[in-house]
Molecule: SAM riboswitch aptamer (S box leader)
Organism: Bacteroidales bacterium
RNA sequence: UAUUUAUAAGGAAGGGCUGAGAGAACAGGCUCAGUGACGCCCUAGCAACCGGUCUCAGGACAAAGGUGCUAAAACCUGCCCGAACGGGAAUUAUAAAUU
Numbered sequence: 001u002a003u004u005u006a007u008a009a010g011g012a013a014g015g016g017c018u019g020a021g022a023g024a025a026c027a028g029g030c031u032c033a034g035u036g037a038c039g040c041c042c043u044a045g046c047a048a049c050c051g052g053u054c055u056c057a058g059g060a061c062a063a064a065g066g067u068g069c070u071a072a073a074a075c076c077u078g079c080c081c082g083a084a085c086g087g088g089a090a091u092u093a094u095a096a097a098u099u
Stems, first nucleotide, its partner, number of pairs: 002098007013043005021032003026078004044070003049066002052061003074091001079088003
């Protein structure tokens, strides 16, 4: 880098540095942001994919370790079905395995 599988309406914030855009990309909306967003670092936390313990092998428990995450549903819509609601697909993200 690519492929496969699983998950994505739940959950979890303080401090320091920095200083203008940010919310993946495009378009439309909406929102966050000099009362300092986004980003980086530290600490704390959430979750439980891998890993751990137990097992009746269905699962249960815990949170050392490897990841991930901590505004808003993946912020919403976009394509298909469909009257609202809703369902599906695509894309994206993360994990595990393979490459």